Predicted 3D model of a 1498-nucleotide RNA (small-subunit ribosomal RNA) from uncultured Alistipes sp. Its Rfam family is "Bacterial small subunit ribosomal RNA". The coordinates come from a structure-prediction model, not an experiment, and the mean pLDDT is 83. The RNAcentral record of the sequence draws on SILVA.
RNA sequence: AGAGUUUGAUCCUGGCUCAGGAUGAACGCUGGCGGCGUGCUUAACACAUGCAAGUCGAACGGAGAUAUUGCUUGGAAGCUUUUCGAGGUGAAAGAGAAGUAUCUUAGUGGCGGACGGGUGAGUAACGCGUGGGUAACCUGCCUCAUACAGGGGGAUAGCAUCGGGAAACUGGUGGUAAAACCGCAUAAGCGCACGAGAACGCAUGUUUUCGUGUGAAAAGGAGAAAUCUGGUAUGAGAUGGACCCGCGUCUGAUUAGCUAGUUGGAGUGGUAAAAGCCCACCAAGGCAGCGAUCAGUAGCCGGCCUGAGAGGGUGGACGGCCACAUUGGGACUGAGACACGGCCCAAACUCCUACGGGAGGCAGCAGUGGGGAAUAUUGCACAAUGGGGGAAACCCUGAUGCAGCGACGCCGCGUGAGUGAAGAAGUACUUCGUUAUGUAAAGCUCUAUCAGCAGGGAAGAAAGUGACGGUACCUGAAAAAGAAGCUCCGGCUAAAUACGUGCCAGCAGCCGCGGUAAUACGUAUGGAGCAAGCGUUAUCCGGAUUUACUGGGUGUAAAGGGAGCGUAGACGGCAGCACAAGUCUGGAGUGAAAUCCCGGGGCUUAACCCCGGAACUGCUUUGGAAACUGUGCGGCUGGAGUGCAGGAGAGGUAAGCGGAAUUCCUAGUGUAGCGGUGAAAUGCGUAGAUAUUAGGAGGAACACCAGUGGCGAAGGCGGCCUACUGGACUGUAACUGACGGUGAGGCGCGAAAGCGUGGGGAGCAAACAGGAUUAGAUACCCUGGUAGUCCACGCUGUAAACGAUGAAUACUAGGUGUGGGGGGACUGACCCCUUCCGUGCCGCAGCUAACGCAAUAAGUAUCCCACCUGGGGAGUACGACCGCAAGGUUGAAACUCAAAGGAAUUGACGGGGACCCGCACAAGCGGUGGAGCAUGUGGUUUAAUUCGAAGCAACGCGAAGAACCUUACCAAGUCUUGACAUCCUACUAACGAAGUAGAGAUACAUUAGGUGCCCUUCGGGGAAAGUAGAGACAGGUGGUGCAUGGUUGUCGUCAGCUCGUGUCGUGAGAUGUUGGGUUAAGUCCCGCAACGAGCGCAACCCUUAUUGUUAGUUGCUACGCAAGAGCACUCUAGCGAGACUGCCGUUGACAAAACGGAGGAAGGCGGGGACGACGUCAAAUCAUCAUGCCCCUUAUGUCCUGGGCUACACACGUAAUACAAUGGCGGUCAACAGAGGGAUGCAAAACCGCGAGGUGGAGCGAACCCCUAAAAGCCGUCCCAGUUCGGAUCGCAGGCUGCAACCCGCCUGCGUGAAGUCGGAAUCGCUAGUAAUCGCGGAUCAGCAUGCCGCGGUGAAUACGUUCCCGGGCCUUGUACACACCGCCCGUCAAGCCAUGGAAGCCGGGGGUGCCUGAAGUGCGUGACCGUAAGGAGCGCCCUAGGGUAAAACCGGUGACUGGGGCUAAGUCGUAACAAGGUAGCCGUACCGGAAGGUGCG
Repeated sequence: AGAGUUUGAUCCUGGCUCAGGAUGAACGCUGGCGGCGUGCUUAACACAUGCAAGUCGAACGGAGAUAUUGCUUGGAAGCUUUUCGAGGUGAAAGAGAAGUAUCUUAGUGGCGGACGGGUGAGUAACGCGUGGGUAACCUGCCUCAUACAGGGGGAUAGCAUCGGGAAACUGGUGGUAAAACCGCAUAAGCGCACGAGAACGCAUGUUUUCGUGUGAAAAGGAGAAAUCUGGUAUGAGAUGGACCCGCGUCUGAUUAGCUAGUUGGAGUGGUAAAAGCCCACCAAGGCAGCGAUCAGUAGCCGGCCUGAGAGGGUGGACGGCCACAUUGGGACUGAGACACGGCCCAAACUCCUACGGGAGGCAGCAGUGGGGAAUAUUGCACAAUGGGGGAAACCCUGAUGCAGCGACGCCGCGUGAGUGAAGAAGUACUUCGUUAUGUAAAGCUCUAUCAGCAGGGAAGAAAGUGACGGUACCUGAAAAAGAAGCUCCGGCUAAAUACGUGCCAGCAGCCGCGGUAAUACGUAUGGAGCAAGCGUUAUCCGGAUUUACUGGGUGUAAAGGGAGCGUAGACGGCAGCACAAGUCUGGAGUGAAAUCCCGGGGCUUAACCCCGGAACUGCUUUGGAAACUGUGCGGCUGGAGUGCAGGAGAGGUAAGCGGAAUUCCUAGUGUAGCGGUGAAAUGCGUAGAUAUUAGGAGGAACACCAGUGGCGAAGGCGGCCUACUGGACUGUAACUGACGGUGAGGCGCGAAAGCGUGGGGAGCAAACAGGAUUAGAUACCCUGGUAGUCCACGCUGUAAACGAUGAAUACUAGGUGUGGGGGGACUGACCCCUUCCGUGCCGCAGCUAACGCAAUAAGUAUCCCACCUGGGGAGUACGACCGCAAGGUUGAAACUCAAAGGAAUUGACGGGGACCCGCACAAGCGGUGGAGCAUGUGGUUUAAUUCGAAGCAACGCGAAGAACCUUACCAAGUCUUGACAUCCUACUAACGAAGUAGAGAUACAUUAGGUGCCCUUCGGGGAAAGUAGAGACAGGUGGUGCAUGGUUGUCGUCAGCUCGUGUCGUGAGAUGUUGGGUUAAGUCCCGCAACGAGCGCAACCCUUAUUGUUAGUUGCUACGCAAGAGCACUCUAGCGAGACUGCCGUUGACAAAACGGAGGAAGGCGGGGACGACGUCAAAUCAUCAUGCCCCUUAUGUCCUGGGCUACACACGUAAUACAAUGGCGGUCAACAGAGGGAUGCAAAACCGCGAGGUGGAGCGAACCCCUAAAAGCCGUCCCAGUUCGGAUCGCAGGCUGCAACCCGCCUGCGUGAAGUCGGAAUCGCUAGUAAUCGCGGAUCAGCAUGCCGCGGUGAAUACGUUCCCGGGCCUUGUACACACCGCCCGUCAAGCCAUGGAAGCCGGGGGUGCCUGAAGUGCGUGACCGUAAGGAGCGCCCUAGGGUAAAACCGGUGACUGGGGCUAAGUCGUAACAAGGUAGCCGUACCGGAAGGUGCG
């Protein structure tokens, strides 16, 4: 950075698609390790369980535990005394009250539960961002400062006791503490009220001084103490909040008007505070095209993704703000909430219940169900960081730190390294040789990153304390072991082959692949790409300059409003001064952090993290500058306008007048037609038309002039005159002094058709009627004819309303017309020079895709408006506005296609044009089409009627010859390495009768005969042949001529088809090759941006016509014949000559050439032939042959017998024969050819037969002999008839060929004697030795010719000419065709599918409104009850969530039926459009019609 896709090709426009990057992703296949991140995008769905907010005993009274002290009680053991009764001493356990110490903590109390954590439902808003303001505010804990803390009081929980209740919980009584609560005192300072000043400011005001009055405080605790800590008031700070403002912040106008506390006022209330925040009163305002209101969607930002940027998209994680906590409402407490883990009420849901009542809120962390394509553990720890409480120890902390799960993302690493050619095996392909996989593997030698094992072992922690964690990291030993997939390979796009499949299965992002040779489907091999991932899907940006600010357009591709006036808006002349809003420049503040970028640093590296810088393009503020824009001021005249003087004009409106013509009426003349058409008919006319003459009526339109002439903004305007009136132009330079240009909305104008009311109505004429045409003809043509066309008034508001070109201004070569003015010059109206305004043509630069435009721009610039963004659906639907209606304006979506389109190019085509040619027509001659017959074809039939050929260019064609054979077809019967070829083995020489069975193929049987060639060491071997056997293979007239070669037909013997270089064009292409002449010809000449060349044409070749020469046998004969001789002639066949527009004249351009003439056998290519350019028709042929692939293989091969190809109601083609007198028959056999053929042959003479033919066999391998008679001709007869024409058909008798003439040959004789009397529509051949006519020969062939190919004899007519038919050539034109007119293509109807509009209705949703009701709760009022009091319970009122109800609007779903639309290989009807598309088409409108459509008007 581009690429693919519209076309036969090209350029352009234009859409669709691809390659890139990204993601909180998902799905498919696959999956080794680690680090760092990240993980419910859906149901703000419902939640079991556990945890997530507590802490303080140094505030308080209790309660409890432990220890302890003394006291009271108690009194064991021991000791001691003993009178043995007991005493003394002693002191343990135990008990009691009190105290002390330590610990625990239910309650009162304090602080914290307003942070932290979650979510994005709502919100289009001061919610957020950014910058400001508060002289309109608050702020617990914290910091600083100042001043204080005196003295009282009454309660209450806990507790005890008695009750209620299932529970939750709760009532009564009694008594009790405080840093709980309440008075009193005090008041530095503070609040409030009033008064008097001062200073300041930004309007209200703010600050401050003094005075008077008045109001409000406090708490203690720990400690041995020092002291620490707490309390109250005030001020300041810090922090955090509250409110207000400027600017910015999605879509829809098919949402245009909204608003009643609404906007403002002074006042009451209320708040921390401003404020309609609330209330009463007053006023009637406020918002809105710079988009109000309404509807839809949405948390906003830092950022993130993409992009060169500008932009576009996005807002998950992290950070800031906001909002919310099941839904809705409400307040309480408090410094802070209208409060996620607080309260009250209502609603829904769930749970408990003893049915009376209660409980709950995971959008905290885990987790469950559900939804979904989809998103994790009911983990560890407070070690670190931070938070709450506490004096502290410490406690709490699902914040947080970590771990777990997931390739979800980013980053890093590995799956080994070296060597190794027998290029192994396998696999794939193959031209069978190979080639590829591939140094790849194996083998040998190494190494150890990761993983595994063992040992050591951190930092994170300031004194202690480590969840992570025996983790990171380090070391050791061993072993290549444990670790590669996914997608793609037709083009875009890197990478190809084989097999399978056969428009099937399938692929596909776009173009498109697949119908028997698929690089596109599936598989394999190979290859390409990326890699622990790879693909797909979804979404976003990019590419897309395809919404264009950067950076697009509007003549014809989509797109200029039908045209004007003008409002808002945006834009605006010259010079000066000022200001400084925009603009430029410097400073200041801010632009949080993170992110991005740059430079460093830390994890082995990277991702990641840390530090510093830069940046954050913005906003605010301040100093300065003054060119430009802006604003203000006063000027100027060039833009604009006014005045004055002129001339031009179908400009407009109204009234009047005029002549020509059509029609009608009246009268006259006059008679049979008129009219109309391609031709007719309907129609009119003997009741007198048409025609003609005169008079009259009426309506409409104004010939000539008339002109790419004039006027108008456009639509449009045309006889003459008058009145009124608009605009432009020229001249002048007196006046104004930027007054201008454009113009969203708005307003008026606006062809034709159409509508309403009233007139009018001659002609014309939708509809309609009739007549024609036609397959039909709802048309074109004709005859009629109503609306309408005309007028007045009103409506409609559209046209291909076009220059398909918006308006204005300025500038940028010329030339030439024309309309209206002015100036100069001139004798001059002419002509000339010059100037302004209009209107045309040509043309340079420039522009344009090209065509083209080109001072009247589509050029160069400025400014304003309108409009476009693929085709169809569709200018449709719905909605709205306008309209009497018709309808108009505005104007979508679903769905569908990969194009639709513009200009130009080459062809092809045209019922386009010009030129030219051809037996193309015309002029002629003879035919075909009618008859019977021959032959081919179709059809039908058949066991088979083998196959092919199909307009010309199949059809007497392949077939130059089907009785068997041929033969490919059918029936029946055989064979299976085969009828034929090659190879192998064995054997045998080969060959080969006669016989039997059979239709034959064949089978059986016996063997008679016969015994070859080369080499030899004589054993044998070899060549060739045969038999038998096995398999490779043979074989196929089986398929495909649309897989092919070769060959052929055809356009067409038409004159064309191309190339090189140059030039032109962006290009396809053009030029050359066109043009003027000429020719049979692209033949030649001239001209020319062309110059040359090639394949074709012509010539060279053959033949024929004349002649010379040479040569003469079988030819010929001047020798009487023969022999012989000869070669003049005929002839034969070699070589030459000859014809070239060469000569003369005329025409032509001085050319090419044409015409005429001379000479000549022949004259303008002398006649004929061979020869067929580039190409077209998927033309013909696989059945001549060859051949790829497919198919058959005891048969689709092979052999054989018989049959069939010869059938026969019929249709067509091509011939031959006729219909007769230019003839038939008979005679004459007396004449005259040419070219061929002949040995399995041609066959003479002679004889036989009526004849076909037979016998015969001379001669001849042929200039010798034979076929071989030529026939038309000439003479006679017939006398116009179904005949003396015609010969079909049939009968009889024969002949020939052949193994064989039944199916199924040819010929002869006799007899029979059909149709047919010249042929409808239509159609064929031929231009001179031709047509016509007459016979002769040949190939094929045993036989079979009316066919085919040749040969000669006799021998015409006509061509004015190119209008027409057909075909062709060249030029040009149109085209929507390119498979190329056998093209393309339109609409109805029928079928299927899809989305959508309408619709009686039905259902649902959100929002607003009215009325009723109204919980909790604040406020207010009251308060007979409680309380000493303060106050409270209670009651009432206002407001109000929710509920109910009512009407309407909006949105969505569904709906019998219905409307059109789209799509869909082969349906029906027509033929509308593209060519003059066969009636030019198209636009608007109206009417009509199965449909395309037709007609009227413009």